Molecule: transfer RNA
Organism: Anaerolineae bacterium
């Protein structure tokens, strides 16, 4: 340089164009002599960035950034 994959919560990952979710973590409470475990509740997001299509975009299109793989 060419082609392709991935990017979503603090972390690991879901979400067939129609309310962005789960587990872990974190916070509060219950339980416990304390901690942990367990149980109940809660906090959580500019879906990498910019633009386009659409009534509606995490999803489709274009550009761009990061990362990985293959080829050269």
């Nucleotide at each position: 340089g060419u082609g392709g994959g991935c990017g979503u919560a603090g972390c690991u990952c879901a979400a067939u164009g129609g309310c962005a979710g789960a587990g872990c973590a974190c916070c509060u409470g219950a339980u416990u002599g304390u901690g942990g475990u367990u149980c109940a509740g809660g906090c959580g997001g500019u879906u990498g960035a910019g633009g386009g299509u659409u009534c509606g975009a995490g999803c489709c299109c274009c550009u761009u950034c990061g990362u990985c793989c293959a080829c050269c």